Context: one part of a larger RNA
RNA sequence: GCGUUGACGGCGUGCCUAACACAUGCAAGUCGAACGCGCCUGGUCGUGGAACACAUCCAGGUGAGUGGCGGACGGGUGAGUAACACGUGGGUUAUCUACCUUGAGGUGAGGAAUACCGGCGAGAAAUCGCCGACAAGACCGCAUAGCUUCGGGCAACCGAAGAAAGCUGAGCAAUCAGCGCCUCGAGAUGAGCCUGCGCCCGAUUAGCUGGUUGGUGAGGUAAAAGCUUACCAAGGCGACCAUCGGUAGCUGGUCUGAGAGGACGAUCAGCCACACUGGGAUUGAGAACGGCCCAGACUCCUACGGGGGGCAGCAGUGAGGAAUUUUCGUCAAUGGGGGCAACCCUGAACGAGCAACGCCGCGUGCAGGAAGAAGGUUUUCGGAUCGUAAACUGCUUUUCUUGGGGAAGAGAAUGGACGGUACCCAAGGAAGAAGCCCCGGCCUAACUACGUGCCAGCAGCCCGCGGUAAUACGUAGGGGGCAAGCGUUGUCC
Numbered sequence: 001g002c003g004u005u006g007a008c009g010g011c012g013u014g015c016c017u018a019a020c021a022c023a024u025g026c027a028a029g030u031c032g033a034a035c036g037c038g039c040c041u042g043g044u045c046g047u048g049g050a051a052c053a054c055a056u057c058c059a060g061g062u063g064a065g066u067g068g069c070g071g072a073c074g075g076g077u078g079a080g081u082a083a084c085a086c087g088u089g090g091g092u093u094a095u096c097u098a099c100c101u102u103g104a105g106g107u108g109a110g111g112a113a114u115a116c117c118g119g120c121g122a123g124a125a126a127u128c129g130c131c132g133a134c135a136a137g138a139c140c141g142c143a144u145a146g147c148u149u150c151g152g153g154c155a156a157c158c159g160a161a162g163a164a165a166g167c168u169g170a171g172c173a174a175u176c177a178g179c180g181c182c183u184c185g186a187g188a189u190g191a192g193c194c195u196g197c198g199c200c201c202g203a204u205u206a207g208c209u210g211g212u213u214g215g216u217g218a219g220g221u222a223a224a225a226g227c228u229u230a231c232c233a234a235g236g237c238g239a240c241c242a243u244c245g246g247u248a249g250c251u252g253g254u255c256u257g258a259g260a261g262g263a264c265g266a267u268c269a270g271c272c273a274c275a276c277u278g279g280g281a282u283u284g285a286g287a288a289c290g291g292c293c294c295a296g297a298c299u300c301c302u303a304c305g306g307g308g309g310g311c312a313g314c315a316g317u318g319a320g321g322a323a324u325u326u327u328c329g330u331c332a333a334u335g336g337g338g339g340c341a342a343c344c345c346u347g348a349a350c351g352a353g354c355a356a357c358g359c360c361g362c363g364u365g366c367a368g369g370a371a372g373a374a375g376g377u378u379u380u381c382g383g384a385u386c387g388u389a390a391a392c393u394g395c396u397u398u399u400c401u402u403g404g405g406g407a408a409g410a411g412a413a414u415g416g417a418c419g420g421u422a423c424c425c426a427a428g429g430a431a432g433a434a435g436c437c438c439c440g441g442c443c444u445a446a447c448u449a450c451g452u453g454c455c456a457g458c459a460g461c462c463c464g465c466g467g468u469a470a471u472a473c474g475u476a477g478g479g480g481g482c483a484a485g486c487g488u489u490g491u492c493c
Stems, first nucleotide, its partner, number of pairs: 001488004008361005013355002015320001020318003024315003029069003034066002037063007046054003076274003086198007095191002100187008108142001110140002117132006147162006166179005200246003207237003212234008249271004253264004276296005298309004326352001328351003334348001335346004365395004375386004399432001400428006409418001435482005440463002442460001447477005457465002
């Protein structure tokens, strides 16, 4: 996995096949205490006779936009990869590290744009163009330099280059406080690179290699390096298995075994790789599953001009297949992102649902009861057996049903999806709960009757069984084994 049967609970697990294609919804946002604008609501004050309208200011909400941080985490999959990918031990005076912690020093004075918006226009749409105005913690240069980098110098030191941004609260104000911003040092965390050793099969793969091996100059990177390039030299690897081919994510571990080993790498955890296929850059401290661009295949929309898409996220659909679940609830907890906060987001997560898929636990009653009832089977017709089994009597209530109460999980207040769940109490009544396989030997515990008649059929293998009394086929009775399972098939030890 399949067949058959099926009461309950706890804890786990659940596309092994097509990295096949995907309808629909959700899975990454947040900040108004960075910024301007539009709209809505409420209030305020003024004008108009009023309804109410317009204008001023304030508060709240909301919309798209500029800007900041986060979308590099978390989640998925194992296609590729035999490799410094992984494991383990080192190196990095050859390196980077946003947010966080800590230390030192600063935070001055200015400028020019642009989105949203308004006007005009193009287009079916997606979207785009021109003109005009305006804001900022967006952008730009100037000043300053404890410090850093570079150059010179043995050194002291000298020279050159390099910053910044404000917002909120309190206050009449001065100012103070908080959150920020810049430069530099240290830490922590994370990462890059190098390296010793270990790491499957095939020799019916024995030679392989041209940026190849080394040097110099130049370039390049955060950083060593043929990393790249020009020139020069001719090297480098290989039976201690190179190269080539096949297979494969690696590990902690898992299964088995007395062990040594052998096999495997689901769930959980660490690392790696991938994100329709291939390539590329941009932004950024860091790079791209739900960002961008190009090409390709597929698919959707189209007014035929042109556009959109990427479930190996969570559910779900089709297909494939022997085979694998709900288009569920909640942010209550744990954690993550943003925010001063309130809070918002979070298919991470926590839970519920489905499936005997696995492990474990528990139940389907207990005691008495011989006229050994009826009935079935069998018979030598006397009986034997199912069998104390049933009926019947008494008892119990795990579980079940009904009713009542009812959590912890939430460290001081608020806040519980799960859940009226677990659990507790009372009442009721043996009440609602047993099947599957086997019974000739091997290997094995368990036998008779009938039917069939080398037929129908059985059989894991072997021996074999069946051609008229079959313990071997089929049915029945009886018996044996296991039990909410039992058999069978495949696979590993």
This is a predicted structure of a 493-nucleotide part of an RNA (small-subunit ribosomal RNA, 5' domain) from an uncultured bacterium.